[in-house]
A computed fold for a 98-nucleotide RNA, annotated as SAM riboswitch aptamer (S box leader). It was read from a public genome assembly, where an Rfam model found it.
């Protein structure tokens, strides 16, 4: 780094340290010294795996929150097909795998 699934219109940020970059890439359009990204500290969202339960044969179940994620904009917006509906790519997270 690759392969496979599932979800992606909801949600949820304050402090120190930093000090100019940040939103995948490319176009754009924006954030950003009233302070970027990084890092710590606290909190907070959510329920994927996982725990306890309920139903019963596999749930549009409840409950918790250990173990990931996550906390400006629909994955910020655009790609390709297709009249739409939808479907595919391409990213992001999870569990699996090799």
């Nucleotide at each position: 780094a690759c392969c496979u699934u599932a979800u992606c219109a909801a949600g949820a940020g304050u402090g120190g340290c930093g000090g100019a970059g940040g939103g995948a890439a490319c176009g754009g359009c924006c954030c950003g010294a009233u302070g970027a990204a990084g890092c710590c500290a606290c909190g907070g969202c959510a329920a994927c795996c996982u725990g306890c339960u309920c139903a019963a044969u596999u749930g549009c179940g409840g409950c918790a929150a250990g173990g990931u994620g996550c906390c400006a904009a629909u994955u910020c917006c655009g790609g390709c097909g297709g009249a739409a509906a939808c479907g595919c790519a391409a990213g992001a997270u999870g569990a699996g795998g090799a």